[in-house]
RNA sequence: UAUACGAAAUGGCAAAGCCAUUGAAAAAUGGUGGCGCAAAGCUAUAGGGACUAACGUUGUUUUACAACUAUGUCAGCCAGUUUCCGAA
Numbered sequence: 001u002a003u004a005c006g007a008a009a010u011g012g013c014a015a016a017g018c019c020a021u022u023g024a025a026a027a028a029u030g031g032u033g034g035c036g037c038a039a040a041g042c043u044a045u046a047g048g049g050a051c052u053a054a055c056g057u058u059g060u061u062u063u064a065c066a067a068c069u070a071u072g073u074c075a076g077c078c079a080g081u082u083u084c085c086g087a088a
Stems, first nucleotide, its partner, number of pairs: 005086002012037002017032006035076001041081003047078002049074003056068005
């Protein structure tokens, strides 16, 4: 110095809930809040997985319901990628 690893220190992020807004929904944004996180930083048809089902298609007891479907959503699911500090 690098990799692995994770004591300490400087700090960082911010779950659920609640309020407001957007959205068909999943969910997102902001405020509050703090469950936790060594990547809880970034990356979403061009790795996998999960959620929703508006439009659309199909079916049924036709006005209603059900099923399928994502170039919609989730990275705090796995994954890819970048990275602070330095004890054992």
The RNA shown here (c-di-GMP-I riboswitch aptamer) has 88 nucleotides and comes from Schinkia azotoformans LMG 9581. It matches the Rfam family "c-di-GMP-I riboswitch aptamer". Rfam's curators write: GEMM was predicted in a large-scale screen for bacterial structured RNA regulatory elements. The coordinates come from a structure-prediction model, not an experiment, and the mean pLDDT is 86. The RNAcentral record of the sequence draws on Rfam.